Notes: Predicted 3D model of a 73-nucleotide RNA (transfer RNA) from a Nanobdellota archaeon. Taxonomically the source falls in Nanobdellota (Archaea, Nanobdellati). It matches the Rfam family "tRNA". Rfam links the family to the GO term triplet codon-amino acid adaptor activity. Rfam classes the family as a transfer RNA.
[in-house]
Formats: sequence, C1' cells, structure tokens
RNA sequence: GCGGGUGUAGUGUAGCCUGGUAUCACUCUACGUUGCCAACGUAGCGACCCGAGUUCAAAUCUCGGCACCCGCA
Repeated sequence: GCGGGUGUAGUGUAGCCUGGUAUCACUCUACGUUGCCAACGUAGCGACCCGAGUUCAAAUCUCGGCACCCGCA
C1' cells in the first nucleotide's frame, strides 16, 4: 500500500440483510424477604466509534474518516 472482518450501557451480547419506542444477562442503586450476610423477588439508572448525505424517520441504507484484528504485498 491492497483486501476482508469487527466497533451498541461499566462488562458481554441481540437487533443491521428487510429503516419505525434499542434486547437480554452480569454489575450498580433503591425497596422487600432475613437477627446479619448470602441467595431470591420487585423497581430503577445506564449505550448505537466519529462526521456528512438520503429520508417524515437511520444502530440499520450511501459516502468519508478513526481504532482494533486477520490475510496479501
């Protein structure tokens, strides 16, 4: 330099092809149960790598960029 893959809560993930309230688990916070802890139950907080475009509407489509991984040179 060329090609391919990945990027979503603190962590790990679903959703992307086929645009329409962003899923689940763990963690965290509060409450309940308990003499206390743990465990369990209920509720809650929290995210689409960056920019631009298309669209009524973009995590999803298009273009550019960045980071990481793999291959080629």